[in-house]
Context: one part of a larger RNA
RNA sequence: GGAUGAAUGCUGGCGGCGUGUCUAAGGCAUGCAAGUCGUGCAGAUCAUUUUUCGUCGCAAGACGAGAAAUGGUUAGCGGCAAACGGGUGCGUAACACAUUGGCAAUCUGCCUCACAGUCGGGCAUAAGCCCUCGAAAGGGGGUCUAAUUCCACGAUGGCCAUGCGGGGACAAAUGUCAUUCGCAUGUAAAGCGCAAAACGCGCUGUGAGAGGAGCCUAUGGCCUAUCAGCUAGUUGGCGGGGUAAUAGCCCACCAAGGCGAUGACGGGUAGGGGAUGUGAGAGCAUGAUCCCCCUCACUGGGACUGAGACACUGCCCAGACACCUACGGGUGGCUGCAGUCGAGAAUAUUCCUCAAUGGCCGAAAGGCUGAAGGAGCGACGCCGCGUGCAGGAUGAAGGCCUUCGGGUCGUAAACUGCUUUUACCAGGGACGAACACUGACGGUACCUGGAGAAUAAGAGGUUGCUAACUCUGUGCCAGCAGCAGCGGUAAUACAGAGACCUCAAGCAUUAUCC
Numbered sequence: 001g002g003a004u005g006a007a008u009g010c011u012g013g014c015g016g017c018g019u020g021u022c023u024a025a026g027g028c029a030u031g032c033a034a035g036u037c038g039u040g041c042a043g044a045u046c047a048u049u050u051u052u053c054g055u056c057g058c059a060a061g062a063c064g065a066g067a068a069a070u071g072g073u074u075a076g077c078g079g080c081a082a083a084c085g086g087g088u089g090c091g092u093a094a095c096a097c098a099u100u101g102g103c104a105a106u107c108u109g110c111c112u113c114a115c116a117g118u119c120g121g122g123c124a125u126a127a128g129c130c131c132u133c134g135a136a137a138g139g140g141g142g143u144c145u146a147a148u149u150c151c152a153c154g155a156u157g158g159c160c161a162u163g164c165g166g167g168g169a170c171a172a173a174u175g176u177c178a179u180u181c182g183c184a185u186g187u188a189a190a191g192c193g194c195a196a197a198a199c200g201c202g203c204u205g206u207g208a209g210a211g212g213a214g215c216c217u218a219u220g221g222c223c224u225a226u227c228a229g230c231u232a233g234u235u236g237g238c239g240g241g242g243u244a245a246u247a248g249c250c251c252a253c254c255a256a257g258g259c260g261a262u263g264a265c266g267g268g269u270a271g272g273g274g275a276u277g278u279g280a281g282a283g284c285a286u287g288a289u290c291c292c293c294c295u296c297a298c299u300g301g302g303a304c305u306g307a308g309a310c311a312c313u314g315c316c317c318a319g320a321c322a323c324c325u326a327c328g329g330g331u332g333g334c335u336g337c338a339g340u341c342g343a344g345a346a347u348a349u350u351c352c353u354c355a356a357u358g359g360c361c362g363a364a365a366g367g368c369u370g371a372a373g374g375a376g377c378g379a380c381g382c383c384g385c386g387u388g389c390a391g392g393a394u395g396a397a398g399g400c401c402u403u404c405g406g407g408u409c410g411u412a413a414a415c416u417g418c419u420u421u422u423a424c425c426a427g428g429g430a431c432g433a434a435c436a437c438u439g440a441c442g443g444u445a446c447c448u449g450g451a452g453a454a455u456a457a458g459a460g461g462u463u464g465c466u467a468a469c470u471c472u473g474u475g476c477c478a479g480c481a482g483c484a485g486c487g488g489u490a491a492u493a494c495a496g497a498g499a500c501c502u503c504a505a506g507c508a509u510u511a512u513c514c
Stems, first nucleotide, its partner, number of pairs: 001514004006510005013385006019378002021343001026341003030338003035080003040077002043074014087296001089294001097220003101216003106213003111209008119154002121151002128143006158187001160186007168177003191201003222268003229259003234256004239251003271293004275286004298319005321332004349375001351374003357371001358369004388418004398409004424450005432441001458503005463484003469498005479486002
């Protein structure tokens, strides 16, 4: 000199774009943050229409009970989503990450393409109804019913799977490929919309793709030797189990190996990278915001469901904590968005909207979305703008200094003329919307008009380094100070005043990095 997620002191006009718990991964009141589909299903309920029966009535009609159709709502069953999106950096020195290869050792819902198919049958169960236990949370029993629920039911089927057998090419390690060939065994499906056909949305099998995921290899990146030896599933083999898949991943048996001064093992610290800061560069330091990966979800453990989890707002167990209780028993998990207590030098609103971009569900209309888009607060940062411009000497008054002549603040002010950025008032008023409707922001940005210099300057410094000096007070006192050093009676170094210098809506200090 530059930089900061900064803090502190004094001061403070506006706008744009960013950014804001670095500490206690401490505890949390309240609200919201993941739903959706009635074109999968049986009901319930409401409305309308039609209709049957009954009662009243001369009739019109009214009332009650029932049936059908259409439309609305939807607790439940079923499907998809909930594994994404959002947060955190506790743990982790590791294939966690980055780069490079590999899987002939793998999986893959939704999406795209191709081929083939979608035939028949059956058992249940929630809801509902009845009974019942409990303070509640929540159950128990009986009975009835549907489906795109379920069936170790049947059929058909393949270039599908498994097993056996034979040949070819490639590779050489078990293997892979192609055309195959033969035999045996096994295994599919669901319907819905439409008056109906057609068609549309689905469903089943197989292959290919895209995107996603898993595993393996090499290389790379912290400190410590006042850590020198470490290791028994340890290292390898064989056989099995297990997984989508390789593997001591797990198990039985066998062998005695494996790692280490090129630093094993131990200890400390730490999420990694793209990047960021600085520097001419090499390097050094950092890893907030944004992007990619990993990790965790009160603490520890476990599996279930599923294409995908060992699952932040799912389940089970244990523990700590907190809450409710009729004392029998229950309930909860903000490291989501706001907010609160606490801690701290210190860090924001319990805001608006799904209009846009995206996500999930749906045939669609649409629903949900604290993702996101916006607004609010903070000079926390960067950038831009303003606080007026021109003229004006009786060099006014006043302050300060003075050798008492004057000098200086100083064209500064007053005064005269002008302008109106900005702020204010009034009128108009968007883009962002594609795609018919549809704009939170927002009566915002912007445009036009109006009045009026009006609404707007401070902070630090002045001995040298270092730009800027005098007076008064004080008298090694009070004090200053980054270093050198000032102060003991003329202090340009303390304190006040005037003048001056620097930067400026900031200025200075502290902390940290280069």

Model confidence (mean pLDDT): 84 of 100. This is a predicted structure of a 514-nucleotide part of an RNA (small-subunit ribosomal RNA, 5' domain) from an uncultured bacterium. Rfam family: Bacterial small subunit ribosomal RNA.